[in-house]
RNA sequence: GGGUCUAUGGCCUAACGGCAUGGCGUCCGCUUGACGUGCGGGAGGUUUCCGGUUCGAAUCCGGAUAGGCCCA
Repeated sequence: GGGUCUAUGGCCUAACGGCAUGGCGUCCGCUUGACGUGCGGGAGGUUUCCGGUUCGAAUCCGGAUAGGCCCA
């Protein structure tokens, strides 16, 4: 330099173009003498960035950035 794949809460993860899912963690309540377990509930996301298409984009298109792999 060329090709290809990936980027989603603190971590991991799902998502035929139609309110972004679940687990772990965290916080609150119940339970316990207390902790843990169990049960119920809450908070936590500019879906890496910029632009385009569309009534509507995490998803499609173009570009950028970062990372993995292959070729040179």
Molecule: transfer RNA
Organism: Candidatus Nanoarchaeia archaeon